Small-subunit ribosomal RNA from a marine sediment metagenome, 1394 nucleotides, folded computationally.

């Protein structure tokens, strides 16, 4: 120095210290757990000494001995009883060793407490008790303390190994109102015994008494719940007795309860017209169901009769017999035989008979798990429910039937336990991410250990005996008619204790070894640690030069600093902190963590190397050690950064991001905290177990390139391992060793309590309550303010619109008797409507009709019938009326039929409701490129692969690669238009030549050449060149060609999605309705009008209007139609009627365009709305409510906010034609042509999409998810001033009975001593002392129950604030920590990727 030393250092000293050997070096003394030695406790035996020292009779018979005498005894005998000593069975006292529940949030506990010694005490050892000595004793292998429990043999369970539990029966204990005590007694401290005290409870004459069912039974109470005041000692057994016999609620029956185990029955055989009858139905039938009916049978239970038991054999009483003792022929034992005698259960069980299917069937279930379905009912009600989950009009889930599965005198419920749960893992679990590796590493206890050697023999094996009761459980046998029950006999009791042996392993001791471990020596590497200096960039500040007006910050900006001169720029200086490059995927450390230089002090590793030491090793509960930021505490320091805190932005708000400022703090010193995604989320140590490639360190080869080792760090990859991802010589593998942890999620890492902290707080750590999940991996999708490729009039470029105005039309909304109903983002709103004045119509008022306006069957009736004119009535409909007056079939006729038609009936009819029961059909992603499948392959599985990828397409088109090969719905093409030729065929079409004819016209002859027509075909494939390009697919550019690169366009719409439309087109299941929710009729409404939107015409003018004139089209359509000419009308239109059923007549003018003119920028010759007056036209009707013509009017509008459509070529714009519907009605709808552009750089962004990737906590799928305050409501629980209880415990008082120890009495027959007077024992009574029970009086502490009030959680259909988190979640999240905010959260500082 250290807990400490023998080790290290310092000193001191002649020397660190001494026979001598040995050894690495040591061993004076002290301990003594192991070892070794002795010895005591125990028990037999032999001597020897002291002291002490039994006992009771009795009844029987006897005379053989003895006395006395023919009988009796003190005598023989028996039998029983008594004392003494032994053994023996059996019971019980004590002691020991092992075993025996929870909590450690119960860590210390003890004063007779632990040993001695003496003494008391006990049947016996002991602190069992005392006296005095000593200071022990127990405890983490859980002492002490709290909860709880009698304990076993068995029981129930479970392959077992467990795990539950101690009814019945058996063995132990314990306790008998409570509470103490003791007495007698072999044996109690005593359940039907005494004594206190105490509660209660009863009697009483008030003085005092008596009492103890946790024995049978019974009453109360409690409670879900558990029986009869019952018969007998006939049997087993027990006490007593010599015995009879007596006692016996032990017991043996029986009673009462389906409580359970177990047998039995409630019938069997036959028997289809598949009855009736319920119930389902497609209306055909099908099921209940051979089930019943009916026929033939059997007889058990049960009912009536009638017999009728076994359990009984001892014992004993009588008779005989034989043995044994004796002196005995008595007598008394043994024995055995023959007769007596006893049964509660009980007139029971059992057995015959009689009669008859007769008198016996019930509970749960039918969504899945789990065996069994359908109607109706009901409509998130009403109810189910063990989990999951049913009920919101079609419920196998409720209720109810029917029908069906299950068990049956039962079945279902409930509660409990085991099992399945390998879900506590001993058999048999794990810990990267799913809970779960302790922050790290030193070490104690403890667990674990290398290699011979030989030695004991603990553990281990092995053979024996001995115990493991019985009873149960197994197994054979038996016995009740079976069986349940039961008897016997075996097997099991896995265990424990011995004995004899084995010696591989493990312990254990001896004696060695070197391979673990560890030391000497060498040169090295290194941001290890620590103390004290040194240095030179940058930030800020300060002096000063030089210069002017901004600096600074941001997305943009403000604050902010600047003319008192900032920012910049030189020059000096202060002063703090942090050390660029170097720098690495690098190195060091046990983690935290280490980085600017160089002294100085120190710790490890690694490498080489021979030598020492000889298992000295791993591990590691406690404990104690280091331990980031941030945080505390005292004192420095303070430059820059910066929680807080202020100001400026930004938002709705901004207690945030972002900006300017700024204070603890970060720095130091010395004390504190002890926490982190302290992470490799992967404890330590040892050894095995393919490659391959970096890179640090050492050493060994080698000139060098480099190669080999040993160690350290990474990387990729085999087996193997993993749920998967992934680990994979630095394991997440293969074993061994020790350690720390986990056990659904939330309530929570909180509460309470403990320890620890100066506080912050940290460690240890719950429960109630509440949920059916919470989680990990990985798939497929969708998603994203993630990435990448590419497409779409998506944007961009351009044209032209829309939103402003008038109207036109849908629409919402509002009014209304009604304004019928449907469509609602794109994909509802010029939508069903391709056409509302009646009609249509579904709506509203009125008014009528009822088997109906309309279908089908059936019975009846059916000629003066159906049908009906005039005529009233009445808006009509309908009601009167009632001339007239049929029809078909058969048949000569008479008649019959049948239908119209009336009557009933079955039944029509509803545009009612449900598009969320449907069919079918449609919209829409989208004419996007895309969905899939089959076999294989991969993966445990979702799934994947094919479909990705590299190219190229419009395209999942193609091509090239590929664990994938093919293939199918889609793309494409095939079809229809349409451009170009060709053929064919020529009327109605056309006319090029020839004729004829006209003012003139294909107008006639004629002819098909052209146009056209409308059939067949050709024609377009990257076919051909160039160059690219991977000798591909393709892509560019070129001939050629009427078209070139899918020529233009249409049809054609994959798998699927919207619970998308549509029950009002149609169809359809339910479900409502029937003198109406049906049907007719008038006559209203759908057309209303203060608004709002949608989609539209016209329009604001000059590229226009007006007027005149002159030109060119397609495609359509015409017979209750289109209609020329020709007349009248200013015109709608009238008349009148040729042609035309149409390439023939007609509709029919094509318009813009073009030529000519006016008009001149104005609300106009624009625009044309609105009124107002005439009229045409259809139609039964134009009032609400049609078109259209003329006259007059002459409104808003000067080109349209903020937003928005459409269009990429014959397209947009503009311009007019025709057609559906339809009397009439067109700005709408679907068609046709005719004139006819502009632009596209481009894929940043906007919408929508397509691949691939990727992140997810989403999957009803981002319009998802989802957090926290806050406010109400409940429910459980912490705190709390207290209250109020429970049990144990310490101190002191008080002491009942009693033991015991001591002491008094005028108290005592029995025994003993005695001088006889008495004494002494004994015993009684009393007192006193010790101990003691209930009792009181004090105080602590443990625990409960409760408490104004306050913390926080839990839930639950919703409410209020925000958006924190998942997508780069829009500011990456997250962990510690430490301020700050209504909230979630924000920010600092440090960490970790998850």
């Nucleotide at each position: 120095c250290u807990a400490a030393c023998g080790a290290g250092g310092g000193g001191c000293u002649a020397a660190u210290a001494c026979c001598g050997c040995a050894u690495g070096a040591u061993a004076c003394a002290c301990c003594u757990a192991c070892u070794c030695u002795g010895c005591a406790u125990g028990g037999a035996g032999u001597u020897g000494g002291u002291g002490u020292u039994a006992a009771a009779g009795g009844c029987g018979g006897c005379c053989u001995c003895u006395g006395c005498u023919u009988g009796c005894a003190a005598g023989c005998u028996g039998c029983u009883g008594c004392c003494u000593a032994g053994a023996g069975a059996g019971g019980g006292g004590u002691c020991c060793g092992c075993g025996c529940u929870c909590c450690a949030u119960u860590a210390g506990c003890u004063a007779g407490u632990u040993g001695g010694u003496g003494a008391g005490g006990u049947a016996a050892c002991g602190g069992c008790u005392c006296a005095c000595c000593a200071a022990g004793g127990c405890a983490a292998c859980g002492a002490u303390g709290g909860a709880u429990a009698g304990c076993c043999g068995g029981c129930c369970u479970g392959a077992g190994a467990g795990g539950g539990u101690g009814a019945a029966c058996g063995g132990c204990c314990a306790c008998a109102c409570u509470g103490g005590a003791a007495c007698u007694g072999a044996g109690a401290c005593a359940c039907g015994g005494u004594c206190c005290a105490g509660a209660c409870u009863c009697c009483u004459a008030c003085g005092g008494g008596a009492g103890g069912c946790a024995g049978c039974a019974g009453u109360g109470a409690g409670g879900a719940a558990u029986a009869u005041u019952g018969c007998g000692c006939a049997a087993u057994g027990g006490g007593c007795g010599a015995a009879a016999g007596c006692c016996u609620g032990a017991c043996g029956c029986a009673g009462c309860g389906a409580c359970g185990c177990c047998g039995c029955g409630u019938g069997g055989a036959g028997g289809a017209u598949g009855a009736a009858g319920g119930c389902c139905u497609u209306c055909g039938g099908g099921u209940c169901g051979u089930a019943a009916a009916c026929u033939c049978c059997u007889g058990u239970c049960g009912a009536g009769a009638g017999g009728g038991a076994c359990g009984a054999a001892a014992g004993c009483c009588g008779g005989g017999g034989a043995g044994g003792u004796a002196a005995a022929c008595a007598g008394c034992c043994u024995u055995u035989c023959c007769g007596g005698u006893u049964g509660a259960c009980g007139g029971u069980a059992c057995c015959u008979c009689c009669a008859g299917a007769g008198g016996a069937a019930g509970c749960c279930c039918c969504g899945g798990c789990u065996a069994a379905c359908u109607c109706c009912g009901u409509g998130c009600c009403a109810g189910c429910a063990g989990c999951c989950g049913c009920g919101g009009u079609a419920a196998u889930a409720c209720g109810g039937a029917g029908g069906g599965g299950g068990c049956a005198a039962g079945c279902g419920u409930u509660g409990u336990u085991c099992g399945g749960a390998a879900u506590u893992a001993c058999u048999g679990g794990g810990c990267g991410u799913a809970a779960a590796g302790g922050g790290c590493g030193c070490g104690u206890a403890g667990g674990c250990g290398g290699c011979c050697u030989g030695g004991g023999a603990a553990g281990u094996c092995u053979u024996g005996g001995g115990u493991g009761a019985a009873a149960g459980c197994c197994c054979u046998c038996g016995g009740c008619u079976c069986a349940a029950c039961u008897g016997a006999g075996g097997a099991a009791u896995u265990g424990c204790g011995u004995c004899c042996g084995a010696u591989a392993c493990u312990g254990c001791g001896u004696g060695g070894c070197u391979c673990g471990a560890g030391g000497c020596c060498c040169g090295g590497a290194g941001a290890g640690g620590g103390u004290a200096g040194c240095g030179g960039a940058a930030u800020u500040c300060c002096c000063a030069g030089u210069g002017u007006a901004g600096c600074g910050g941001u997305g943009a900006a403000a604050u902010g600093c600047g003319u008192a001169g900032a920012u910049a720029u030189u020059g000096g200086g202060a002063g703090g902190a942090a050390c660029a490059c170097c720098a690495g995927u690098g190195g060091c450390g046990a983690a935290g963590g280490c980085g600017g230089c160089g002294c100085u002090c120190u710790g490890g590793a690694a490498c080489g190397u021979c030598c020492c030491u000889g298992a000295c090793g791993c591990u590691g509960a406690g404990g104690g050690u280091c331990g980031a930021a941030a945080g505390c505490g005292u004192g420095g320091g303070g430059a820059g950064c910066a929680a807080a805190c202020a100001g400026g932005a930004u938002u709705a708000g901004a207690u945030a991001c972002c900006c300017u400022g700024g204070u603890a703090g970060u720095c130091c010193a010395c004390g504190c905290c002890c926490u982190a995604a302290a992470c490799g989320a992967u404890g330590g140590g040892c050894a095995c177990u393919a490659a391959g490639u970096g890179u640090c360190g050492g050493c060994g080869g080698g000139u060098a390139a480099c190669c080999g080792u040993c160690g350290g760090u990474g990387c990729c990859g085999c087996a193997g391992c993993u749920a998967a991802c992934g680990c994979a010589g630095u394991a997440a593998g293969u074993g061994c060793c020790c350690c720390g942890c986990c056990u659904g999620g939330g309530a929570a890492g909180u509460a309470c309590g403990g320890c620890c902290g100066c506080a912050a707080g940290g460690u240890u750590g719950a429960a109630a309550c509440u949920c059916a999940a919470a989680g990990g991996a990985a798939u497929u999708g969708a998603c994203g303010g993630g990435g990448g490729c590419c497409c779409g009039c998506a944007c961009a470029a351009g044209c032209g619109g829309u939103g402003g105005a008038g109207c036109a039309u849908g629409u919402g909304g509002u009014u209304u008797a009604a304004u019928u109903c449907g469509a609602c983002g794109c994909a509802a709103c010029g939508c069903g409507a391709a056409g509302a004045a009646c009609c249509u119509u579904a709506c509203c008022c009125a008014g009528g009709c009822u088997g109906g306006a309309c279908a089908a069957g059936c019975a009846g009736g059916g000629a003066g019938u159906a049908c009906a004119a005039a005529c009233c009535g009445g808006a009509a409909a309908c009601g009167g009326g009632g001339a007239g007056g049929a029809g078909c079939c058969c048949g000569c006729a008479a008649g019959g039929g049948c239908a119209a038609c009336c009557u009933g009936c079955u039944c029509a009819g509803g545009u009612g409701c449900u598009g969320c029961a449907u069919g079918g059909c449609u919209g829409u992603c989208g004419u996007c490129a895309g969905c899939u499948c089959g076999u294989g392959c991969c993966g445990u599985g979702a799934g994947g692969u094919g479909u990705u990828g590299g190219g190229u397409u419009a395209a999942g088109u193609c091509c090239c690669g590929c664990a994938a090969c093919g293939a199918g719905c889609g793309c494409a093409a095939c079809c229809c238009u349409u451009g170009c030729c060709u053929u064919c065929a020529g009327u109605u079409g056309c006319c090029a030549u020839c004729g004829g004819g006209u003012c003139a016209u294909g107008c006639c002859g004629g002819g098909c050449a052209c146009u056209c027509u409308g059939g067949a075909g050709g024609g377009a494939c990257u076919g051909c060149c160039c160059a690219g390009g991977a000798g591909a697919a393709c892509g560019g550019g070129g001939a050629g060609g009427a078209a070139g690169g899918u020529g233009g366009g249409g049809a054609u719409g994959a798998c699927g999605u919207c619970a998308a439309g549509u029950c009002a087109g149609c169809a359809u299941g339910g479900c409502c309705u029937u003198g109406a929710u049906g049907c007719c009729u008038g006559g209203g409404g759908c057309u209303a009008c203060a608004c709002a939107c949608g989609u539209g015409c016209u329009a604001c003018a000059a590229u226009g209007g007006c007027c005149g004139g002159u030109a060119c089209a397609a495609a359509g359509g015409g017979c209750u139609g289109c209609a020329a000419a020709c007349c009248c009308g200013c015109g709608a239109g009238g008349g009148a009627g040729a042609g035309c059923c149409a390439a023939u007549c007609c509709c029919a003018a094509a318009a813009a365009a073009c030529c000519g003119g006016c008009c001149u920028c104005a609300g106009u010759u624009c625009a044309g709305a609105u009124u107002g007056g005439g009229g045409u036209c259809u139609g039964c009707a134009a009032u609400u409510c049609g078109a259209c013509c003329c006259c007059a009017u002459g409104a808003a509008g000067g080109c349209g906010g903020a937003a928005u459509c459409g269009c990429u070529a014959g397209u947009a714009a503009u311009c007019g034609c025709g057609g559906a519907u339809c009397a009439g009605c067109a700005u709408g709808c679907c068609g046709c042509g005719g004139u006819g552009a502009a632009u596209a750089c481009g894929u940043u962004c906007c919408c929508g999409g397509g691949c691939c990737u990727u992140g997810u906590a989403c999957a009803c799928a981002c319009c998802g998810c989802c957090c926290g305050u806050c406010a109400a409501g409940c429910c459980a629980u912490g705190g709390a001033a207290g209250u109020u209880g429970g049990g144990a415990g310490u101190a002191c008082c008080c002491a009942a009975a009693g033991u015991c120890a001591u002491c008094g009495c005028u108290c005592u027959a029995a025994c003993c001593c005695u001088u006889c007077g008495g004494g002494g024992a004994u015993g009684g009574c009393g007192a006193u002392g010790c101990c003691c029970a209930a009792g009181g009086u004090a105080u602590g502490g443990c625990u409960g129950a409760u408490g104004a009030u306050u913390g926080g959680g839990g839930u639950g259909a919703a409410g209020u604030c925000g958006u924190a988190a998942c997508a780069a979640g829009g500011u990456a999240g997250c962990c510690g920590u430490a301020g700050g905010g209504g909230a979630a959260c924000c920010u600092g500082c440090g960490g970790c990727u998850g």
Its Rfam family is "Bacterial small subunit ribosomal RNA". Gene Ontology terms of the family: ribosome and structural constituent of ribosome.